[in-house]
């Protein structure tokens, strides 16, 4: 240069003008007023009533290497382990699979009590094929003999050929019966790996070595790491499947919650007025039926159905609705130094005062710089002057905080990695 | 403020101990009919809302988004 990794930080600025929302103020006016996420409501807490016997058990719901930092966390740091990349550097729900339970499709001979399909090895049959002894037959040779004497016939011997195939050997091929888990094939996964001896072949069957497990020794607070013995070592994943261990959690939320408190209804004392007739039960207050009456519905009346059939006014109280008020922001605050700590943070000194209201303000216009894009014009370019358009990304406080998590134009800083030039 | 539930094909909707996603209805072509419709037969359908994890493997199991719905407070 160029391609990365990480890590933090701004989120347009200045001025004038009219608005809006709280404080303050008799007014004029003066000061203050979003955000890094104010979002999603996904953890954690303050704070508040409720429950409680300052216990404990059981159910639900989380969390899960270690050590640390916080009020606390599922956050954050800093380490260990696995895994990924040439590296910087990244991912990591990471506690248990011989407590029990279930699941492992499909392929595959076998897959959870492991498994012989091909292969490879022995064994025993059967049949091939190949070497082969014995033995005849041809053909030729020498010897001997016969006869029908140009020749032919017969023994005995050698020679050389083609047959022949006993026992046996090698090969090849089927079977049936064992042996093997090296290979080969399936499959995420095939009961340690890789070699060398061994064997019929084969195996941890021996053995070196790297993995596993036990012991105990160094170094770490630890998690773990390192080297040292002993063990030849069938028992796999999956617990973001049930489930076992630790550990954590009483519930609900600012519409919590405390205070003041209407009108109307209902409670509750007290006073005044009023309560027909009939049966029944009680000694009695009284209480239950039925009735007259009264009211309402089918449009009125007849009829018919349903309710009421004893209450109605006054005047105090007491909970409580609207309503109001507080809770409501000086804080686990915010800058700055310095001091501890590898860090997260603590610690201490100085300084600052920073929206808070109800469905609920925080804006609009204008000018100038910034910036982004497009047009002309000039330049070989780089740029450079002029004019337009965009007003700007994501977004919008509602008790309050510490996290996470997710939106996001444009740009800015700092460390380091890798590769390639030049000196 | 506290909660709950659902996104599968163009539409309605199933989908169980995780194992190649399925119906009805539509859609398209043949076929019967002189035509259509209605039958009949055959096909074509899917980022299972998005990313990520966990497993050998994920419509299903978990995190984390994004859309849509709906409930509750108060009633003395």
């Nucleotide at each position: 240069u160029c391609a990365g990794a990480c890590g933090g930080c701004c989120g347009g600025g200045c001025g004038g003008u009219c608005g809006c929302g709280g404080g303050c103020g008799a007014a004029a006016g003066c000061u203050c007023g979003a955000g890094g996420a104010a979002a999603g409501u996904c953890c954690g807490g303050g704070c508040u009533c409720c429950a409680c016997g300052a216990c404990g058990a059981c159910a639900u719901g989380g969390c899960g290497g270690u050590g640390g930092g916080u009020a606390a966390c599922g956050c954050c740091c800093a380490c260990c382990g696995g895994g990924g990349g040439u590296g910087a550097c990244c991912c990591u729900a990471g506690g248990g699979a011989u407590a029990g339970c279930g699941c492992c499709a499909c392929a595959g001979a076998g897959a959870g009590c492991a498994g012989a399909c091909c292969g490879c090895c022995c064994u025993g049959c059967u049949c091939c094929g190949u070497c082969g002894a014995a033995g005849g037959c041809u053909u030729c040779g020498c010897a001997g003999g016969g006869c029908u004497u140009c020749g032919c016939c017969c023994u005995u011997c050698g020679a050389a050929g083609a047959c022949g195939g006993a026992a046996g050997g090698c090969g090849a091929a089927g079977c049936c019966g064992g042996g093997u888990a090296a290979g080969g094939g399936u499959g995420a996964a095939a009961g340690g790996g890789u070699g060398c001896g061994g064997u019929a072949a084969a195996a941890g069957c021996g053995c070196a070595c790297c993995g596993g497990g036990c012991c105990g020794c160094u170094g770490g607070u630890g998690a773990c790491a390192g080297g040292g013995g002993c063990u030849g070592c069938a028992u796999g994943g999956c617990a973001a499947g049930c489930c076992c261990c630790g550990c954590c959690a009483g519930g609900a939320g600012c519409a919590a919650g405390a205070c003041c408190g209407a009108a109307u209804a209902g409670g509750g004392a007290u006073c005044c007025c009023g309560c027909g007739c009939c049966g029944a039960a009680g000694c009695a207050a009284u209480u239950c039926g039925g009735u007259a009456g009264g009211g309402c519905c089918g449009u009125c009346g007849c009829c018919g159905g349903c309710c009421u059939g004893a209450g109605g006014g006054g005047u105090c109280c007491g909970g409580g609705u609207a309503g109001g008020u507080c809770g409501c922001g000086a804080g686990a605050a915010c800058c700055g130094g310095c001091c501890g700590g590898c860090a997260a943070c603590g610690g201490u000194c100085g300084g600052u005062c920073c929206a808070g209201a109800g469905g609920a303000a925080u804006g609009a216009c204008c000018g100038c710089c910034g910036c982004g894009u497009c047009c002309u014009g000039c330049g070989c370019a780089a740029g450079c002057a002029g004019g337009g358009c965009g007003g700007c990304a994501c977004a919008g406080a509602a008790c309050c905080c510490g996290g996470c998590u997710u939106a996001c134009a444009g740009g800015c800083c700092g460390u380091c990695u890798g590769a390639u030039c030049u000196u | 403020u506290c909660c709950c539930c659902g996104a599968u094909a163009g539409c309605u909707c199933g989908g169980u101990u995780g194992g190649u996603a399925g119906a009805g209805c539509a859609g398209u072509c043949g076929g019967c009919u002189g035509u259509u419709a209605a039958c009949c037969g055959a096909c074509u359908u899917g980022u299972c809302g998005c990313a990520g994890g966990u497993u050998c493997g994920a419509g299903u199991c978990c995190u984390g988004c994004u859309c849509g719905g709906g409930g509750a407070g108060c009633c003395a």

Predicted 3D model of RNase P RNA and transfer RNA as a complex of 499 nucleotides. Rfam match: Bacterial RNase P class A. About the family: Ribonuclease P (RNase P) is a ubiquitous endoribonuclease, found in archaea, bacteria and eukarya as well as chloroplasts and mitochondria. Rfam classes the family as a ribozyme.